[in-house]
RNA sequence: GGUUGGGUCCUGCGCGACGUCCGCUCCCGAACUGUGUCAGGUCCUGACGGAAGCAGCACUAAGGGAUGUCGGGCGGGUGACGCAGUUCCGCCUGGCCAGG
Numbered sequence: 001g002g003u004u005g006g007g008u009c010c011u012g013c014g015c016g017a018c019g020u021c022c023g024c025u026c027c028c029g030a031a032c033u034g035u036g037u038c039a040g041g042u043c044c045u046g047a048c049g050g051a052a053g054c055a056g057c058a059c060u061a062a063g064g065g066a067u068g069u070c071g072g073g074c075g076g077g078u079g080a081c082g083c084a085g086u087u088c089c090g091c092c093u094g095g096c097c098a099g100g
């Protein structure tokens, strides 16, 4: 000096961790205006009986909280992860050949 390979860098795909959101699980949660049950009382009835229904209680909705082992979405200065591609422009490094 030539040639060739690897790494870094770039692109794409995939996988996993992290962050965040949602679902799922549990808990709380309805003065009025959810559903059910409706003490007391009220109304209807000659009576039998019936009707509506406050409080309370129960189940939950909207919403709030707790948690993560699970599912899904999004994200990147995530990862000495995988595969493929691009570039030989720069840097690092190895092999081979030739010359000094």
Stems, first nucleotide, its partner, number of pairs: 001097008010085005015079002018075006024068001025066004034059004042051003